[in-house]
RNA sequence: AGUGAGUCGGGCGAUCGCUCUCCUCACGGAGAGAGGAAAGUCCGGGCUCCACAGGGCAGGGUGGCCGUUAACGGCGGCGCGGAGCGAUCCGUGGAAAGUGGCACAGAAAACAGACCGCCCGAAAGGGCAAGGGUGAAAUGGUGGAGUAAGAGCCCACCGGCGCGCGAGUGAUCGCGCGCGCAUGCUAAACCCCACCCGGAGCAAGACCAAAUAGGAGGGUGAGCUGCCCGCUCGCAAUCCCUCGGGUAUGGUCGCACGAGCCCGCGAGCAAUCGCGCGGCCCAGAGGAAUGAUCGCCACCCGCAAGGGUACAGAACCCGGCUUACAGACUCACU
RNA sequence: GCCGGAGUAGCUCAGCUGGUAGAGCAGCUGAUUUGUAAUCAGCUGGUCGGGGGUUCGAUUCCCUUCUCCGGCU
Numbered sequence: 001a002g003u004g005a006g007u008c009g010g011g012c013g014a015u016c017g018c019u020c021u022c023c024u025c026a027c028g029g030a031g032a033g034a035g036g037a038a039a040g041u042c043c044g045g046g047c048u049c050c051a052c053a054g055g056g057c058a059g060g061g062u063g064g065c066c067g068u069u070a071a072c073g074g075c076g077g078c079g080c081g082g083a084g085c086g087a088u089c090c091g092u093g094g095a096a097a098g099u100g101g102c103a104c105a106g107a108a109a110a111c112a113g114a115c116c117g118c119c120c121g122a123a124a125g126g127g128c129a130a131g132g133g134u135g136a137a138a139u140g141g142u143g144g145a146g147u148a149a150g151a152g153c154c155c156a157c158c159g160g161c162g163c164g165c166g167a168g169u170g171a172u173c174g175c176g177c178g179c180g181c182a183u184g185c186u187a188a189a190c191c192c193c194a195c196c197c198g199g200a201g202c203a204a205g206a207c208c209a210a211a212u213a214g215g216a217g218g219g220u221g222a223g224c225u226g227c228c229c230g231c232u233c234g235c236a237a238u239c240c241c242u243c244g245g246g247u248a249u250g251g252u253c254g255c256a257c258g259a260g261c262c263c264g265c266g267a268g269c270a271a272u273c274g275c276g277c278g279g280c281c282c283a284g285a286g287g288a289a290u291g292a293u294c295g296c297c298a299c300c301c302g303c304a305a306g307g308g309u310a311c312a313g314a315a316c317c318c319g320g321c322u323u324a325c326a327g328a329c330u331c332a333c334u
Numbered sequence: 335g336c337c338g339g340a341g342u343a344g345c346u347c348a349g350c351u352g353g354u355a356g357a358g359c360a361g362c363u364g365a366u367u368u369g370u371a372a373u374c375a376g377c378u379g380g381u382c383g384g385g386g387g388u389u390c391g392a393u394u395c396c397c398u399u400c401u402c403c404g405g406c407u
Stems, first nucleotide, its partner, number of pairs: 001334008010297007018033006035311001039322002042320005047201004054229004059197005064078005079092005093192002098190002100186003115132002117128004140158005159181001160179008205253004215243005221233004260280003263276005298309004335406007344359004353390001361377005383399005
């Protein structure tokens, strides 16, 4: 000068408050009390109900390979391509199954075709695709041989394709042989291939209490997924829908011990996993607590008085991703 | 909290099987009129909410983010 990964993100004390738990007959006392993103709700799972959730179609998602996991579009390692001197970073199925698209310009945008040009020829006509020009993109590249002029027409090297053998779990790589090359780009276009996905969501749902007129009207089906199958319930009400009335500003649970956190050891390159009978308990409200003041210190702004402390704030929980973030610090590598 | 939808000119909306963005009203100028309105002719006006990606090319396809709106006890 860079590259990658990580940690903290005001501290201590006093007083007065708020929420929860525990102790106490009570007065009162003790303890705990936002985050790395609690956020966005973009993925995945737990949990609950619908049929413990079944078959097909449709639909959606993912996309190199292997592993990891409860699961994932996450993470780790590896392969291939690209950028960089390098640490490192970025990308990732199939365009030789089919369909479609490729504006303008250009002769031509893909079964082909020839504007300028080159060659033969008096011309008519014929041969050619090297060069020019257009474009984001023009039918392998460089060199040679060859020719009337030219051209994979032929040759060497590079590239490409096919086959075989070997290495690897695999993506893929190496070697050999063959083919002058038949194959432009686009799949975050339809599509094909492989794999995965039932729907809804804690306002899910369960229980208790209270209330009364088992009211009026309607229905043969209703529920499970958009459709079909299939299943369950009901088959004439005790079921479902709508309307009306009553009760409750109802209460309790779900709801805080969990894929939990810390330490150590071991397996593994790593993600991750196992073990200890190791240590710890770490918000749980329900219009919703987690705050305020003072003193000292740290840092920032300001001449000073003084002011300020990034982003932000739990709402069933967890694993990721993404986004926001003043400032300070650590480690590894080039 | 959970679920869903929309951002395009000053306003209301089109355009979304990708090819370089329009309509009506509003605004400005001119004509018409003694003058105004109406009418006619012309003109101006766009980061397509922001950023990144796919593509030769993005309002349109994909990801992310911001703002607004609606539904569910």
Two RNAs folded together computationally: RNase P RNA and transfer RNA, 407 nucleotides in total. Its mean pLDDT, the model's own confidence on a scale to 100, is 78.